[in-house]
Context: one part of a larger RNA
């Protein structure tokens, strides 16, 4: 110097940043992912009979984003510089198509079962939900003869979709060089183990797996184990080399009560999805069920210690919609905290019987000290009052502001609302005097106190920072 700090004394304001570092311990409450009626059937309400409007089911799509944390991992996790065997909804662009049939189910009705959660039977409908068929190439297997593989419609008729198939953007799988903590009081490790043939899986390469056949394979240039840790880009400090740290923001990993599975789906082996087991906690009629805050705000606990159960989708940005528009604890915002940085203030001039108090004194005087008091100024802050934005962009007009009675302006009033902290032997900037009397105590070191302490305690004066001083932990 520096810090996600903490204590202690102090504390006027503004701007920007910034706040659970410890218990990945427990969690009450509410909120954080929905949207589409221009897919579809039904029900309910309004009507000007034009139509409008809700609402649960079915259907798309989205929920794999985004938000939060860092437990685990020493490894292809990361960083970076390559590489072939590969995939992709949603956008782009190019080319071709979009015929004809069928059977069902929810809702919904009725009947039961149950304390609930939730369900069980019978009957009835639609769809862009399921399926059968035709067709077919620049696809896809091929022995090159051939054989396979597809669609859905909505409607206000202007458009939206829907198949198949090229390219393309951008994103993901995957393989590799090389960098990457300490330990040898860790010397030997490994049998799916190194290779290799066949098969099997996969979007795709590989012992990914299976069988079979060879004995390989790593290691003092530290295998293996332990032990500790997300990794970077950047942060601190340093003249530089280095050393250190990985809060905020940004990129990749990775994880969601613990453990383990697969399902849907382009895409999870999925934080607010599911199945099963466990630990814990709730309901319970005792049969049975229900939950997962390491979202956003709270709370309890532990701790030296870390915020509001706020406002608002206006803005940017998602994710659905043909759109209006809807949801959005992302995000904008305000709230707490001198936690930190910067920036302002607590008033300016003039004022000598150098007023009174206070200390000290060699009793002559010296200090505080122009400091006050007084007298004129001034109005940064601050009170009140008026006006008062940009931030709003949409093809035009036209609406739309959470912040926000806000920033800002203007005018009044009146110096008014506003100064502590340390420190004063030397290192080190700044000394008297009084009480103590090795006692009470100081203290970074080196010392100080045992009757004249400039080092302890008051008191005055000086010093040094100043809305902050000081102390303590870590680093350089």
């Nucleotide at each position: 110097g520096a810090u996600g700090a903490a204590c202690g004394c102090u504390g006027g304001c503004g701007g920007c940043g910034u706040g659970g570092a410890u218990a990945a311990g427990g969690c009450a409450u509410g909120c954080a992912a929905g949207u589409c009626a221009a897919a579809c059937g039904a029900u309910c309400c309004c009507u000007u009979c034009g139509g409008g409007g809700a609402u649960a089911g079915u259907g798309g799509c989205a929920a794999a984003c985004g938000g939060g944390g860092u437990a685990g991992u020493a490894a292809c996790a990361g960083g970076u510089a390559g590489g072939a065997a590969c995939g992709a909804a949603c956008c782009c662009a190019g080319a071709a198509g979009u015929c004809a049939g069928g059977a069902a189910u929810a809702a919904c009705u009725a009947a039961u079962c149950g304390a609930a959660a939730g369900g069980u039977u019978a009957g009835c409908u639609a769809a862009u939900a399921c399926u059968u068929g035709a067709u077919a190439g620049u696809c896809u297997c091929u022995u090159c003869g051939g054989a396979g593989u597809a669609a859905a419609g909505a409607u206000u008729u202007a458009u939206c979709g829907c198949u198949u198939c090229u390219g393309g953007a951008u994103c993901g799988g995957c393989c590799u060089g090389c960098c990457u903590c300490g330990u040898a009081u860790c010397a030997g490790c490994u049998a799916g183990u190194u290779g290799g043939u066949a098969g099997g899986g996969u979007a795709a390469u590989u012992g990914c797996c299976u069988a079979c056949c060879a004995a390989g394979g790593c290691u003092a240039u530290g295998a293996c184990g332990c032990g500790u840790a997300g990794g970077g880009g950047a942060g601190g400090u340093g003249a530089g080399a280095g050393c250190c740290u990985g809060a905020c923001c940004c990129c990749c990993a990775c994880c969601a009560u613990u453990g383990g599975c697969a399902c849907u789906g382009c895409g999870a082996c999925a934080c607010u999805g599911g199945c099963c087991a466990a630990a814990c906690a709730c309901c319970u009629a005792c049969g049975g069920g229900u939950g997962g805050c390491u979202g956003c705000a709270g709370u309890c606990g532990a701790g030296a210690a870390u915020c509001u159960u706020c406002c608002g989708c206006a803005a940017u940005g998602c994710a659905c919609g043909a759109a209006a528009g809807u949801g959005u604890g992302a995000c904008g915002g305000a709230g707490c905290g001198a936690c930190g940085c910067c920036g302002c203030g607590u008033g300016g001039u003039u004022g000598a019987u150098g007023a009174a108090g206070u200390c000290c004194u060699u009793c002559g005087g010296g200090a505080u000290g122009u400091a006050a008091a007084a007298a004129c100024c001034u109005u940064u802050u601050c009170u009140c009052a008026a006006g008062g934005a940009g931030g709003a962009a949409g093809u035009u007009u036209a609406u739309u502001g959470a912040c926000g009675u806000u920033a800002c302006u203007u005018g009044a009033g009146g110096a008014a609302u506003a100064a502590g902290g340390g420190g004063u032997u030397g290192c080190u900037a700044a000394a008297c005097u009084c009480g103590u009397g090795c006692c009470a105590g100081c203290a970074g070191c080196a010392g100080c106190g045992g009757u004249a302490a400039u080092a302890c305690g008051a008191g005055u004066g000086c010093c040094c920072c100043a809305a902050g001083c000081g102390u303590u932990a870590u680093c350089c």

Description:
A computed fold for a 476-nucleotide part of an RNA from an uncultured bacterium, annotated as small-subunit ribosomal RNA, 5' domain. Its Rfam family is "Bacterial small subunit ribosomal RNA". Model confidence (mean pLDDT): 85 of 100. The RNAcentral record of the full RNA draws on ENA and SILVA.